[in-house]
Order: sequence, then structure tokens, then C1' cells
RNA sequence: AAAGUGAAUCAAGCGAUCGCUGUCCGCCUUCGGGCGGAGAGAGGAAAGUCCGGACUCCACAGGACAGGGUGGCCGCUAACGGCGGCUCCGAGUGAUCGGGGGAAAGUGCCACAGAAAACAUACCGCCCUCCGCCAUAGGCGGAGAGCAAGGUUGAAAAGGCGAGGUAAGAGCCCACCGGUCCACCAGUGAUGGUGGAUGCUAGGCAAACCCCACCCGGAGCAAGACCAAAUAGGAGGGUUGGGUGGUCCGCCCGCAGCCCUCGGGUAAGGUCGCUGGAUCCCUGGAGCAAUCCAGGGGCAAGACGAAUGAUCGCUGCGACACGUUUAGGUGUCGCCACAGAAUCCGGCUUAUCGAUCCACUUUAGCC
RNA sequence: GGCGACGUGGUGAAGUGGUUCAACACGGAGGUCUGCAAAACCUCUAUUCACCGGUUCGAAUCCGGUCGUCGCCUCCA
Repeated sequence: AAAGUGAAUCAAGCGAUCGCUGUCCGCCUUCGGGCGGAGAGAGGAAAGUCCGGACUCCACAGGACAGGGUGGCCGCUAACGGCGGCUCCGAGUGAUCGGGGGAAAGUGCCACAGAAAACAUACCGCCCUCCGCCAUAGGCGGAGAGCAAGGUUGAAAAGGCGAGGUAAGAGCCCACCGGUCCACCAGUGAUGGUGGAUGCUAGGCAAACCCCACCCGGAGCAAGACCAAAUAGGAGGGUUGGGUGGUCCGCCCGCAGCCCUCGGGUAAGGUCGCUGGAUCCCUGGAGCAAUCCAGGGGCAAGACGAAUGAUCGCUGCGACACGUUUAGGUGUCGCCACAGAAUCCGGCUUAUCGAUCCACUUUAGCC
Repeated sequence: GGCGACGUGGUGAAGUGGUUCAACACGGAGGUCUGCAAAACCUCUAUUCACCGGUUCGAAUCCGGUCGUCGCCUCCA
């Protein structure tokens, strides 16, 4: 320098004017509100609602079954399907990236093709014996016995490969590789290393049922609590219970209620929940890290027909043009993408114009 | 705002706990028949099953993500 890999940050800044929406203060008021002032007002994803929690109600959420989820190991965390480290397998020259229980518990599936798709099998084949014929190295046909090396099919073919062995063959025997089992060592563990034994039996699919281990009660801020206003506390049906929204038990409430449907009323109401919290920033410490601890500082929308906008100026940045030996200068244009809070928080995923910083890899060149 | 369901030709829709050609009906086009039509009959209608990935030998179907459509939930007694 080129090509990459990983991680992070920003999402122009300042000022003025006019608007919009809350809050606080003052004044006025015909009690509806109005005026003035101060201060505040979107994001890294506010999104998808995919996970996990807080919170609220149902019982302080309890037992069993059903159902659902997760899946190497260890750790972090309020929790998680998240994150960190390690480990094995796979991809890559590499930085790095992707994946992860069990197929020797059982059941099921594996189309077509193929001999055979899982209790292995025998289509073409290989070899031997006997018989017949041609004829004599031998070939053809038939019968019997042996074999699975080679061919053929397929996504996948029953350890691989080499030498021996044999009539031909075959873990039949041997070396190496792979597999299984055992022991020892290292490690918290997944796992790794070393040694020994075993000729080897055991294809794939669990994002098929299932097994193992662990986790999960249900609903959701339109949860829920209070106030105001108004009405026929009505009719029909069901049930002896209802809460409990999978079932049973248990628990609580009830002894005339409870549930469903229809009908009725009010007015599209008000207050709380509501934002100060697993909170943010800085510094130090523990830890490889995720993360945790300590100290200091800060307060940052809470609006429901739901605000957060527009214009101008300066600075900065980018593009283009003029111009220049260079440095600099001048002018024009633009500051843009994805998007937009609705109970809150931790993640994941998806969308995103561009800019910057850091670490690392490969290749080539130079010193 | 929250919760749930669905997406297959022009339309309505079936579809397997995976494997050859994704049915069927309506519609449309062409043909046969007829003097001309209707009816009937025959043929066609080119769907990567909303889109993108993954699992698998193989995906409309199983898993994940994205997009779109539809439905339900708000007071009092």
C1' cells in the first nucleotide's frame, strides 16, 4: 500500500425568531379559561413483539398429570433462548466465523433407482468339483458347493488402506489410520494426553414420536385501584357452587348466590398506576472476560384526537466548480439514511446515508 | 397499546405425521357441434404455494426471521 477480520463511537454543533405539548410561578377571570415569565421536550434501533424479568390482579402461586421451552462445559445475571471464557467438530492461508445432549431404551421413516436401505443381501460376478459337448492351453452349457474382492444404483451400501493368506475370497492374519472399552495423569467440568485390551459388533433422520437433564401457574397497564354521573339493581337460560383461562387435588370465598345471553344506564369522563431506576456519567479496585464492588457527581418526555416543527445566521463537515508551483483562497449545493416514545427494564432480531477510532490477519514492496 | 389467527392459479378453496404430476369448482381462451347461438364435450390456462434463510437426500408442509391481511380486548350496575 492493497485485500480482509473483529470490536466500538457518532447520527453535525452553537445562537436568534416564530410555533406545538406538558410542568412550575405570578396576575386576571364571566370559573369555561386567558395573559406573562422560567425551565423541559425521541432513538440506536423508540420498530418486530421473538425471548426474559419487574409491576398488578387472580391465593403469600401450592402438589400431581398434561402441555411448552432450553440443550457441549464452567461462569455472569433479577432472569433469559442473552452474554463471557473454555472445549470438540466443520469452513478459511490467516485474523476469524458457523455449529453442539441421546440413533448400542423403544417405535417410525428412508421416494425413485438398486441384488440389497438395516435380523443384511446376491443381479452381473469370482473360484472349485462333477457331468455333457466342442475339443484338448482352453471354451460353452447344466448340476452342486464356497465367496463377497470387483462392477452396477443411490443422498447414503455394512470400518479405510497396504502387504500376507487362499481354489477364489473375507479382520482370516499383520502394520498404520479410525472405532469401542478399561486404567492412569491433567482439568471444577466439557475435554485432552499416555498406556493397555478388543478384530470391529453399532448407516442416516430426534427443526419425526420419544428418552435424559434442567426450567416454566394464568392473564396482561385496555393489568389494576379510587372518584364522579346515571339506571329497571330487569328478563331468559344454566349451575348447585364460584375464584382457577388445560385437568384433578388442595386453598380461599359463599350459603343464596354464581355464570352466560339479552336488555338498561352514563359518556366517550377524571385522579392514581406513570416513570428515581436491576438508572446514567466519571474515577479507582477485583476478575482473562462477561460482570461485580467502592467513592463522587447528575436527574433526562410522561402529554391518551397524544407535542417534539419551521426559518435565519455563524462554525464545522462533504461534494462540485473556479483558481494555484504548493500552502491557502473564492463561489454554489447539501448536512441527508433507517425511523418516531405510549407501564418500565435486560437482551435478541430486523432496517439504516455516511463518518471516525482501535486491535488483528494475509500478500507485496522499502528501510 | 396488548393478545390471537391467517397467507396456495384471475376467484373460491383441498392438500400428506416429507419424496413421482399440487386436487376440485367457478371464470377466461381456443376447438367440436349448429344456419347462428345456448347447453354439452375436448384442450389450454406457463402458481419457484407471501418473501428470505436453515434442518433434511428431499420442504407448500418442519424451524427461525421479514412483510402483509383479518379478528378480539377499554366505563357502571